RNA sequence: GCCGAUAUGGCUCAGUUGGUAGAGCAACGCAUUCGUAAUGCGUGGGUCGAGUGUUCGAGUCACUCUAUCGGCA
Numbered sequence: 001g002c003c004g005a006u007a008u009g010g011c012u013c014a015g016u017u018g019g020u021a022g023a024g025c026a027a028c029g030c031a032u033u034c035g036u037a038a039u040g041c042g043u044g045g046g047u048c049g050a051g052u053g054u055u056c057g058a059g060u061c062a063c064u065c066u067a068u069c070g071g072c073a
Stems, first nucleotide, its partner, number of pairs: 001072007010025004019056001027043005049065005
C1' cells in the first nucleotide's frame, strides 16, 4: 500500500425484511438469614465508533473518516 472482519449499557453478546434497542453477567434496592454467601423479586444505566446522505422513519441502506484484529505484498 491492497483486501476482509469487527465497533450496540461497566463486561460478553443478540437485534431477522428499515418501524422509536434487548438478554446474560456485574451494580443498586427489597425479601429470606443471627450475619455473610446463595436464592427470589425489582430498579437504574446505552441514541448503537464519528460524520454526511437516502427515507415519513436508519443499529440496519449508501459514502467518507477513525480504532482494533486478520490476510497479501
Molecule: transfer RNA
Organism: Lachnospiraceae bacterium